[in-house]
RNA sequence: ACGGCAAUAGUCUAGUGGUAUGACCCAAGCUUCCCAAGCUUGUAGUCCGGGUUCAAUUCCCGGUUGCCGUA
Numbered sequence: 001a002c003g004g005c006a007a008u009a010g011u012c013u014a015g016u017g018g019u020a021u022g023a024c025c026c027a028a029g030c031u032u033c034c035c036a037a038g039c040u041u042g043u044a045g046u047c048c049g050g051g052u053u054c055a056a057u058u059c060c061c062g063g064u065u066g067c068c069g070u071a
Stems, first nucleotide, its partner, number of pairs: 001070007010024003018054001026042005047063005
């Protein structure tokens, strides 16, 4: 330099056009003499900028970062 893959919550992860799933963490409550464990509820997320579309995490273009390969 060229090519390929990936980017979703503080962490890990599912979802490939119709307002995003689950787990851990965190907060509140229940339980308990207290702690731990358990149960219930809640907060928090689509890498960035454009385009297409009634509607984009998803499709297209460009960029950033990381990994792999070729030279």
Background
A computed fold for a 71-nucleotide RNA from a Nanobdellati archaeon, annotated as transfer RNA. Rfam family: tRNA. Its family is annotated with triplet codon-amino acid adaptor activity in the Gene Ontology. The family's RNA type in Rfam is transfer RNA. Rfam describes the family as follows. Transfer RNA (tRNA) molecules are approximately 80 nucleotides in length. The sequence is in RNAcentral, with records from ENA.